[in-house]
RNA sequence: GAAGCUGGCCAGACAGUCGCCGCAUGAGCAAUCAUGGGGAGGAAAGUCCGGGCUCCAUAGAGCAAAGUGCCGGCUAACGGCCGGACGCCGUGAGGCGAUGGAAAGUGCAACAGAGAAUAGACCGCCGAUGGCCAGCGUUAAGCUGGAUCAGGUAAGGGUGAAACGGUGCGGUAAGAGCGCACCGCAGGUGUGGCGACACAGCUGGCUAGGUAAACCCCACUUGGAGCAAUACCAAAUAGGCAGACGUUGACGCUGCUCGCGGAGUCUGCGGGUAGGUAGCUUGAGCGCCGGAGUAAUCCGGCGCCUAGAGGAAUGACUGUCGGCGGGGAAACCCGUGCACAGAACCCGGCUUAUCGGCUGGCUUCACAA
Numbered sequence: 001g002a003a004g005c006u007g008g009c010c011a012g013a014c015a016g017u018c019g020c021c022g023c024a025u026g027a028g029c030a031a032u033c034a035u036g037g038g039g040a041g042g043a044a045a046g047u048c049c050g051g052g053c054u055c056c057a058u059a060g061a062g063c064a065a066a067g068u069g070c071c072g073g074c075u076a077a078c079g080g081c082c083g084g085a086c087g088c089c090g091u092g093a094g095g096c097g098a099u100g101g102a103a104a105g106u107g108c109a110a111c112a113g114a115g116a117a118u119a120g121a122c123c124g125c126c127g128a129u130g131g132c133c134a135g136c137g138u139u140a141a142g143c144u145g146g147a148u149c150a151g152g153u154a155a156g157g158g159u160g161a162a163a164c165g166g167u168g169c170g171g172u173a174a175g176a177g178c179g180c181a182c183c184g185c186a187g188g189u190g191u192g193g194c195g196a197c198a199c200a201g202c203u204g205g206c207u208a209g210g211u212a213a214a215c216c217c218c219a220c221u222u223g224g225a226g227c228a229a230u231a232c233c234a235a236a237u238a239g240g241c242a243g244a245c246g247u248u249g250a251c252g253c254u255g256c257u258c259g260c261g262g263a264g265u266c267u268g269c270g271g272g273u274a275g276g277u278a279g280c281u282u283g284a285g286c287g288c289c290g291g292a293g294u295a296a297u298c299c300g301g302c303g304c305c306u307a308g309a310g311g312a313a314u315g316a317c318u319g320u321c322g323g324c325g326g327g328g329a330a331a332c333c334c335g336u337g338c339a340c341a342g343a344a345c346c347c348g349g350c351u352u353a354u355c356g357g358c359u360g361g362c363u364u365c366a367c368a369a
Base pairs, nucleotide, nucleotide: 001365002364003363004362005361006360007359008358009357010356012321013320014319015318016317017316018315020039021038023036024035025034026033027032041340045351046350048349049348050347051346052345053226054225055224056223065222066221067220068219069218070084071083072082073081074080085099086097087096088095089094100217101216105215106214107211108210122157123156124153125152126151129150130149131148132146133145134144135143136142165183166182167181168180169179170178184206185204186203187202189200190199191198192197230278231277232276233275240269241268242267243266244265245264251261252260253259285304286303287302288301289300290299291298292297322338323336324335325334326333327332
């Protein structure tokens, strides 16, 4: 210098004008007004996991169902995070992985292929052995040849996602763990590690192919619903309960008398609707510093308060600078409001979307000293 890997952070800046929603103070009977101060995110999203909180359910144990699944640690908890092991990919920094059990049992493997699990012989190879044919040998015994039959074989080819250990040497008629060496596999042993596991050596000729996000087995976890949870205050109307009065006329028209209608009227209580209030934002909180730890994380000190509406406010315009696109040698000019998106009880995660930029660490290659 080029090309990459990985972690953290920002999410246009400033000023002015006009608005919107809460809060505090003051004024006002009230409506409202004035002043001050506050007002979206890294994902507020998907609602996929986990927890707090609330109500309901709940002796204990088991079954079922669902989820999780290498080891150790962190955490309120998790399917999350950190560190490690193993496998695969990458020259590498690194990335990806539901990664327990396939000698408990059951099942599955399309197409192709001879054969798909205690397999198989299509093309090949061989034809030692027993026949056959030909030749030699007078005959016989026998010898040579053919690849013709039986048969042997699993080297090589071919099919397939996968073909019943791999490579090499020996061996053989040709072959074959048939023998041997190395690798792999299986079972003991030893050493290291908390462990997953690693390494070393011994034994075995290989037995036990794949698939468990197929049934299944093993281990662990899990009650249900959700802030429209839930609690409190509480009109009007209708109905309920209790008491008093009432056909010897209450009550209404109607203030009084008459008249007419007339079986209910009044009071209290309780449930409960509209409506209101709480739940509601001080919290597993944020920032800085120090300490423990490889880290996730934990502990301590100091400081800070940072939307809380209740169908939903957080906006619009203007100017300067910045970004992006285009033009220009340059000064500069033109265009463009300029990523994804937007709280609704609250947290911890995961996943997905995202213009542009800042920054830490590391790798590979090239060059120079």
This is a predicted structure of a 369-nucleotide RNA (Bacterial RNase P class A) from a Burkholderiales bacterium.
It matches the Rfam family "Bacterial RNase P class A". By type it is a ribozyme.
RNAcentral holds the sequence, with entries from ENA.
The source organism's lineage runs through Bacteria, Pseudomonadati, Pseudomonadota, Betaproteobacteria and Burkholderiales.
Its mean pLDDT, the model's own confidence on a scale to 100, is 79.
Of the family's consensus pairs, 93% are formed in the model.